[in-house]
RNA sequence: GGAGCCGACCGGGCGACCGCGGGCGGAGACGUUCGAGGAAAGUCCGGGCUCCGAAGGGCAGGGUGCUGGGUAACACCCAGGCGGGGCGACCCGCGGAAAGCGCCACAGAGAACAGACCGCCGCGUUGCGGUAAGGGUGAAACGGUGAGGUAAGAGCUCACCAGCGGAUCGGGUGACCGGUCCGGCUCGGCAAGCCCCACCCGGAGCAAGGCCAAGCAGGGAGCGUUCGGUCGCGGAAUUCCCGGCCGGAGGGGUGGCCCGCCUCGAGCUCCCGGGUCGGCUGCACGAGGGCGACGGCCCCGGGAUCCCGAAAGGGAUCCAGAGAGAUGGUCGCCGCGACGGUCGCAGACCGCCGCACAGAACCCGGCUUACAGGUCGGCUCCUCCG
Numbered sequence: 001g002g003a004g005c006c007g008a009c010c011g012g013g014c015g016a017c018c019g020c021g022g023g024c025g026g027a028g029a030c031g032u033u034c035g036a037g038g039a040a041a042g043u044c045c046g047g048g049c050u051c052c053g054a055a056g057g058g059c060a061g062g063g064u065g066c067u068g069g070g071u072a073a074c075a076c077c078c079a080g081g082c083g084g085g086g087c088g089a090c091c092c093g094c095g096g097a098a099a100g101c102g103c104c105a106c107a108g109a110g111a112a113c114a115g116a117c118c119g120c121c122g123c124g125u126u127g128c129g130g131u132a133a134g135g136g137u138g139a140a141a142c143g144g145u146g147a148g149g150u151a152a153g154a155g156c157u158c159a160c161c162a163g164c165g166g167a168u169c170g171g172g173u174g175a176c177c178g179g180u181c182c183g184g185c186u187c188g189g190c191a192a193g194c195c196c197c198a199c200c201c202g203g204a205g206c207a208a209g210g211c212c213a214a215g216c217a218g219g220g221a222g223c224g225u226u227c228g229g230u231c232g233c234g235g236a237a238u239u240c241c242c243g244g245c246c247g248g249a250g251g252g253g254u255g256g257c258c259c260g261c262c263u264c265g266a267g268c269u270c271c272c273g274g275g276u277c278g279g280c281u282g283c284a285c286g287a288g289g290g291c292g293a294c295g296g297c298c299c300c301g302g303g304a305u306c307c308c309g310a311a312a313g314g315g316a317u318c319c320a321g322a323g324a325g326a327u328g329g330u331c332g333c334c335g336c337g338a339c340g341g342u343c344g345c346a347g348a349c350c351g352c353c354g355c356a357c358a359g360a361a362c363c364c365g366g367c368u369u370a371c372a373g374g375u376c377g378g379c380u381c382c383u384c385c386g
Stems, first nucleotide, its partner, number of pairs: 001382010012334007020035006037357001041368002044366005049205004061201005066080005081094005095196002100194002102190003117135002119131005143161006162186002164183008209281004218272006226248007234241002250264005285301002288299004302319007335355003339351005
């Protein structure tokens, strides 16, 4: 200098003005302070919390799957083991196929207790038999090399190698590793098809749940449903009934009361339980700890602003919490990038545009996915120089 691997991080900055949501102060005007993310996303795992189920066992169903550890828990993390890939840094994968069933396209003669298409060998020769050494097909064709053996061949036999199984010894908590002996045992793949083994899992979810509670309907109680006049080609009706108007008395509302005003003629008022609309809560720094009479309180830790102090330090306040859902807009300067133009063209200046992915909704731990551009750290390989 080049090519890579792994990990961590930033992801426009500053200011002014206008605006939005929460906390605190204030009677109010207003002031002050806080206000999205590394993924807030997918809702894929795990947990907290809440309700249901007296909460025990089993079946079904679902999930996880090398070993050890971490954890509230996990499909997460750390370390290790084995296999595969890469020169390497490093990356990817993981129970059982020798319990059983099933499947293995196309090609190929044959695809799983094998198989004879070509070839080779033998014979009684359009054929039959032997043969898995050689060829061909295929993702896959039933160990490899050599010797013996044979008509030709073949673990048919033998030696060595590889694998598998059994026995045994040593190391390791374990996955597993290393050695010795025996057995010709040579045994395909798929378990994300069924299945087997081990372990785990009750269900529903903040639209959970708790509290308050208009109107309508329901239940109960109280007070009432009155008096006179007049009108009606209203009823069979001087007396009773129905309807209109006027007046008196009365009930109810308006405010604590009176007047006034409004209203009622069969309703009005009050109470009760459940509960709709609606409202409050759950709901806000910390999956840190302790106590509790279950209202809460105390301690510890983190951050922001302000005040006191020379300093060490101390004190006060606050920590996103909406509910059609706030967290934004405009302008100026700066940074980065693309495009266009000009010039005296490794560049400068001007103009214009852009600055990713995305956006809390009960909370937390993970995983996965998306992400313009950029920064830092560790490591590997190659080349050159000393």

A computed fold for a 386-nucleotide RNA from an uncultured bacterium, annotated as Bacterial RNase P class A. Its Rfam family is "Bacterial RNase P class A". Rfam classes the family as a ribozyme. Rfam links the family to the GO terms dimeric ribonuclease P complex, ribonuclease P activity and tRNA processing. It was read from a public genome assembly, where an Rfam model found it. Model confidence (mean pLDDT): 75 of 100.